Predicted 3D model of a 73-nucleotide RNA (transfer RNA) from Polarella glacialis. The coordinates come from a structure-prediction model, not an experiment, and the mean pLDDT is 85. It matches the Rfam family "tRNA". NCBI's taxonomy places the organism under Eukaryota, Sar, Dinophyceae, Suessiales, Polarella.
């Protein structure tokens, strides 16, 4: 210092021909039980790392920073 792959909920992630953010878990609340777990129903929680351009419209596409893995030198 060059190339290349990541960044989404509290933590793992899914999501591509640009068109309303999703799942399990964990957490709250009610069932249920003598309690407690587990089981069932229901309910929060996200300005998709930061900030720009392009578009009517961007978690997705440009380009620029930053965090992280990897190779190269």
């Nucleotide at each position: 210092g060059c190339c290349u792959c990541u960044u989404u909920a509290g933590a793992u992630u899914a999501g591509u021909a640009g068109g309303c953010a999703g799942a399990g878990c964990a957490c709250c609340u009610g069932c249920c039980u003598c309690g407690u777990a587990a089981g069932c129903a229901g309910g929060a929680g996200g300005u998709c790392g930061c900030g720009g351009g392009c578009u009517c419209g961007a978690g997705u596409c440009c380009g620029g920073c930053a965090g992280g893995g990897g190779g190269c030198a």